[in-house]
RNA sequence: GCCAGUGACAAGGGGUGCCCCGCGCAGGCCGGGGCUGAGAUCACACCCUUUGAACCUGAUCUAGCCAGCACUAGCGAAGGGACCGUCACCAUGACGACUU
Numbered sequence: 001g002c003c004a005g006u007g008a009c010a011a012g013g014g015g016u017g018c019c020c021c022g023c024g025c026a027g028g029c030c031g032g033g034g035c036u037g038a039g040a041u042c043a044c045a046c047c048c049u050u051u052g053a054a055c056c057u058g059a060u061c062u063a064g065c066c067a068g069c070a071c072u073a074g075c076g077a078a079g080g081g082a083c084c085g086u087c088a089c090c091a092u093g094a095c096g097a098c099u100u
Stems, first nucleotide, its partner, number of pairs: 001098001005089005011049004017035006023028001055080003061074004
């Protein structure tokens, strides 16, 4: 310079997958290791709360890619989804990112 909300608390909503090895008849939120992710079943954690792509459904979906999950694009702003605050800071420019 640019930019509109930011932080804390309270209340509420949500997810926890994939691969390998061991144990086990099997189930296995039983042990160990690896991958991605904010978070990978328990954490006073993390994410989201209508300004709602947090998350669920369609979906054991379609295409690419990957060891697989993940990821990218589509489906798709499709159908659902928590809808109540309090305090502080802030257009005298905060918070954060980027640029000089």
This is a predicted structure of a 100-nucleotide RNA (TPP riboswitch aptamer (THI element)) from Rothia santali. The sequence is in RNAcentral, with records from Rfam.